[in-house]
RNA sequence: GCCCCCGUAGCUCAGUGGAUUAGAGCAGCGGCGUUCUAAGCCGGCGGUCGUAGGUUCGAGUCCUACCGGGGGCGCCA
Numbered sequence: 001g002c003c004c005c006c007g008u009a010g011c012u013c014a015g016u017g018g019a020u021u022a023g024a025g026c027a028g029c030g031g032c033g034u035u036c037u038a039a040g041c042c043g044g045c046g047g048u049c050g051u052a053g054g055u056u057c058g059a060g061u062c063c064u065a066c067c068g069g070g071g072g073c074g075c076c077a
Base pairs, nucleotide, nucleotide: 001073002072003071004070005069006068007067010026011025012024013023029043030042031041032040050066051065052064053063054062
């Protein structure tokens, strides 16, 4: 330098045939529970989907550039 994959909640991930209100589990928070904890149960919270543009009536999803992580190939005259 080239190619491929990944980036969505604090963490692990789903959603990538463009239109369902962006979701699940765990953690954390409140409550019930208990003598006190724990287990268990209930509840609500938490995001502008890596960044910036573009296409579109409409983008997590398609296109472009860049950033970060991982892998492969090449160069080293």